Annotation: A computed fold for a 71-nucleotide RNA from an Anaerolineales bacterium, annotated as transfer RNA. Lineage of the source: Bacteria > Bacillati > Chloroflexota > Anaerolineae > Anaerolineales. Rfam family: tRNA. The family's RNA type in Rfam is transfer RNA. It was read from a public genome assembly.

RNA sequence: UGGGGGCUCGUCUAACGGUAGGACAGCGGUCUCUGGAACCGUCAAUCGGGGUUCGAAUCCCUGGCCCCCAG
Numbered sequence: 001u002g003g004g005g006g007c008u009c010g011u012c013u014a015a016c017g018g019u020a021g022g023a024c025a026g027c028g029g030u031c032u033c034u035g036g037a038a039c040c041g042u043c044a045a046u047c048g049g050g051g052u053u054c055g056a057a058u059c060c061c062u063g064g065c066c067c068c069c070a071g
Stems, first nucleotide, its partner, number of pairs: 001070007010024004018054001026042005047063005
């Protein structure tokens, strides 16, 4: 430099173009002699910028970062 793939809560992982969910972690509580176990509740995210659309995590363009292949 060229080609391909990837980017979603703190972490991992879902989501026919139609309310962004789950698990773990965190926080609060219940239980308990105690507990880091169990249970209940709660907090929290779509890489940036444009475009298409009534509506975009999803489709298109562009930039960024990571991985793979080629030279």